The RNA shown here (SAM riboswitch aptamer (S box leader)) has 90 nucleotides and comes from an Acidimicrobiaceae bacterium.
It matches the Rfam family "SAM riboswitch aptamer (S box leader)". Rfam's curators write: The SAM riboswitch is found upstream of a number of genes which code for proteins involved in methionine or cysteine biosynthesis in Gram-positive bacteria.
Its mean pLDDT, the model's own confidence on a scale to 100, is 85.
NCBI's taxonomy places the organism under Bacteria, Bacillati, Actinomycetota, Acidimicrobiales, Acidimicrobiaceae.
RNA sequence: GUCUCAUCCCGAGCGACCCGAGGGACCUGGCCCGUUGACGGUCCGGCAUCCGGCUGCACAGCACGGUGCCACAGCCAGGAUCGAUGAGGA
Numbered sequence: 001g002u003c004u005c006a007u008c009c010c011g012a013g014c015g016a017c018c019c020g021a022g023g024g025a026c027c028u029g030g031c032c033c034g035u036u037g038a039c040g041g042u043c044c045g046g047c048a049u050c051c052g053g054c055u056g057c058a059c060a061g062c063a064c065g066g067u068g069c070c071a072c073a074g075c076c077a078g079g080a081u082c083g084a085u086g087a088g089g090a
Stems, first nucleotide, its partner, number of pairs: 002089007013044001015043004022033003026079005045070003050066003053062003074082001
């Protein structure tokens, strides 16, 4: 990279520093965020049981390890051979 399955209306930062104009995946329309510094990066903090581990007869529980996530329903509606995350298969 590809295939399968599950999830995507819950939850979690007015933190510090760097950067500097766009960002909320793509198209159309809308609605928002953003020089009072968004998006992104590093650190710290936090959320969450997808997998492992531990406790437990089981349901379940615990953020210990591997991931993930921390504006808005994947921001909304329509579209598309759409996307993201986890686990597994060849």